[in-house]
Context: one part of a larger RNA
Molecule: large-subunit ribosomal RNA, domain I
Organism: Streptomyces avicenniae
RNA sequence: GGCGCACGGUGGAUGCCUUGGUACCAGGAACCGAUGAAGGACGUGGGAGGCCGCGAUAGUCCCCGGGGAGUUGUCAACCUAGCUGUGAUCCGGGGGUUUCCGAAUGGGGAAACCCGGCAGUCGUUAUGGGCUGUCACCUGCCGCUGAAUGUAUAGGCGGUGUGGAGGGAACGCGGGGAAGUGAAACAUCUCAGUACCCGCAGGAAGAGAAAACAACCGUGAUUCCGGGAGUAGUGGUGAGCGAAACCGGAGGAGGCUAAACCGUCUGUGUGUGAUACCCGGCAGGGGUUGCGCGGGCGGGGUUGUGGGAGUGCACUUGAUUGUUCUGCCGGACAGUCGGGGAGUAAGAAACCGUUGUGGUAGUCGAAGGGCAUGCGAAAGGCCCGGCGUAGAGGGUAAGACCCCCGUAGACGAAACUGUGGCGGCUCUCUUGUGUGUUUCCCAAGUAGCACGGGGCCCGAGAAAUCCUGUGUGAAUCUGGCGGGACCACCCGUUAAGCCUAAAUAUUCCCUGGUGACCGAUAGUGGAUAGUACCGUGAGGGAAUGGUGAAAAGUACCGCGGGAGCGGAGUGAAAUAGUACCUGAAACCGUGCGCCU
Repeated sequence: GGCGCACGGUGGAUGCCUUGGUACCAGGAACCGAUGAAGGACGUGGGAGGCCGCGAUAGUCCCCGGGGAGUUGUCAACCUAGCUGUGAUCCGGGGGUUUCCGAAUGGGGAAACCCGGCAGUCGUUAUGGGCUGUCACCUGCCGCUGAAUGUAUAGGCGGUGUGGAGGGAACGCGGGGAAGUGAAACAUCUCAGUACCCGCAGGAAGAGAAAACAACCGUGAUUCCGGGAGUAGUGGUGAGCGAAACCGGAGGAGGCUAAACCGUCUGUGUGUGAUACCCGGCAGGGGUUGCGCGGGCGGGGUUGUGGGAGUGCACUUGAUUGUUCUGCCGGACAGUCGGGGAGUAAGAAACCGUUGUGGUAGUCGAAGGGCAUGCGAAAGGCCCGGCGUAGAGGGUAAGACCCCCGUAGACGAAACUGUGGCGGCUCUCUUGUGUGUUUCCCAAGUAGCACGGGGCCCGAGAAAUCCUGUGUGAAUCUGGCGGGACCACCCGUUAAGCCUAAAUAUUCCCUGGUGACCGAUAGUGGAUAGUACCGUGAGGGAAUGGUGAAAAGUACCGCGGGAGCGGAGUGAAAUAGUACCUGAAACCGUGCGCCU
């Protein structure tokens, strides 16, 4: 030195465990904010600090409930000083306080700082000063004022508003919009209207009541799912992209305006005709009340077997009061009663009462003993019992239905709050129907067309339908649009205004639950951490779990400067001693044997 055996050291694999994650399910909730949010800074405890809580009333204040013996959060002990059956700590509901920054909003600013005005108040002999309140901008409405410029308007000023502003994970709609890639290269194409940026909104959003489909039969708003179907198509006919009708389901809901016409108010233009006008007839009376155009409001009206307005005719439902210049008759309009209908989801819009059922604390909740074993501990074993609408689960010194918490089941709210029923309440109708007529109306810089683009399965193609940048530019029902160029016939439908629940999408968040999900190099980046650390910055971004049932964490003695070690003691165990469960391998030793 090598090999072997034994015993150690080092190291932290493996096994077991779980405080933490992860995926999904069900229910809830789906917003917070100028009444100052989200997120922070700084403070705040008797005793340094971190986390959490709280805000100069600062480990808390008040009220109302629950609960019932201890308690002053945690890392994390110890001491001090307290509180508490006059009910503390703790849990829930409501209120109060809530520094400074931050949309940040009196002005400024290098966030958490600096400097002000006004009103009130406190203090000073006085000045400086303290405290409370208030003072940004934009916008709707109201009022005042008011240029060029006469009326006006712009502008200015003031008041007023549960107006805006900022934040938020995904889902939604809209405005912009790539490239790596694929095509085995690459340019049309694809990736993809994806990623990303911006705007806006809601608990969902968007869409939505046929100018639709279909095919000579019919359907009857929209949305979503399963088929139709990887079909029809499209496509350097490459790579690829990729419908619809229709069928089966989920859900189911339909409404309101514009215009014609009437009334009223207002602006403006015109205007002396008593023959206009004042509902019609007769009589009286009034004296510009008239007419044209524009606008506001109310009525009317809302449809495609075309509808409505105007007008003629026919039929038909109340009572009463008033108005229409006056009287009578007829008519019209308004109110009240009676009768009918509807409603807070659209079409208008709140609130109250009553009655149920949930949420935010909780309460009750069955039934077991013995013996031995275990170097300690029984819940495991044996024996004899019990409960079960409860044998889910967790804990307790080891496998516990009957030890503890729970579980099945049954109860419970002063306060706040969700949701449902009923009633009050509110709105509305009280004339409508049929028929004829043709006088009027039926959404305009729109439809269409041309050029240029986009979007549809559709890449310009024979290219309809949809959107529109530029230009041009209709018709009103004997009208217009569509049915894939275009024309005819036929069929469907009625654009150019608006609203609309549900079925659908998502999960930052709350509650409960589940797993042939992970178990510390795994599972979130994170067993708490966006920390430590790195970077000027945007940004990047870790690692570290386990003594034991219980600290019982080794009093005391000895060696040593200490670290540490040897006794002694605790413990079931100390080769479980905080460098602590198990303790693999590499690597390093000690002893013995053999070989050289």